The RNA shown here (c-di-GMP-I riboswitch aptamer) has 82 nucleotides and comes from a Desulfuromonadales bacterium. It was read from a public genome assembly, where an Rfam model found it. Taxonomically the source falls in Desulfuromonadales (Bacteria, Pseudomonadati, Thermodesulfobacteriota, Desulfuromonadia). The model forms 89% of the base pairs in the Rfam consensus. Model confidence (mean pLDDT): 77 of 100.
[in-house]
RNA sequence: CUUGUUUCAAGCCAAACCUUCCGUAAGGGAGGGACGGAAAGCCACGGGUCUUAAGCACACUAAAGACAGCCGGGUUGUCAAG
Numbered sequence: 001c002u003u004g005u006u007u008c009a010a011g012c013c014a015a016a017c018c019u020u021c022c023g024u025a026a027g028g029g030a031g032g033g034a035c036g037g038a039a040a041g042c043c044a045c046g047g048g049u050c051u052u053a054a055g056c057a058c059a060c061u062a063a064a065g066a067c068a069g070c071c072g073g074g075u076u077g078u079c080a081a082g
Base pairs, nucleotide, nucleotide: 001082002081003080004079012037013036017032018031019030020029021028022027035069041075042074043073045072046071047070048067049066050065051064052063054061055060
């Protein structure tokens, strides 16, 4: 540097659910918990999904936000082999 049917090693993270806090909401934080994960570390760049006040008769509009454990991409790291 490359690869990952070789996660063998050391370990790491933590779904649903429960309690609590924040948020209109999607959802996020903390504690418990463990479905799972080779980046389930980080990043909202692209696609996608979700939420929302406002305008509006409804549709719809444009906008703001959320999801990295939806996919792709970028970037950093452990181990093994070459």